[in-house]
RNA sequence: GCCGCGGUAGCUCAGGUAGUAGAGCGCUUCUCUGAAAAAGAAGAGGUUUCGCCAGUGCAAGUCUGGCCCGCGGCA
Numbered sequence: 001g002c003c004g005c006g007g008u009a010g011c012u013c014a015g016g017u018a019g020u021a022g023a024g025c026g027c028u029u030c031u032c033u034g035a036a037a038a039a040g041a042a043g044a045g046g047u048u049u050c051g052c053c054a055g056u057g058c059a060a061g062u063c064u065g066g067c068c069c070g071c072g073g074c075a
Stems, first nucleotide, its partner, number of pairs: 001074007010025004019058001027043005051067005
């Protein structure tokens, strides 16, 4: 330099068919217990929304272009 995959909650990841952003873990509170752990219930957390900037479109995490970062491959 070229090619491919990826960047979404504190962490690990889903969502790729454009139409109200989710799961598990973690966190908070409650139940249970003499007290804890485990288990169960509820909740908070993205809202300047999905790496950044543009474009298309009624509508973009999703499609298109450019750029940045990570991983892998080729040279």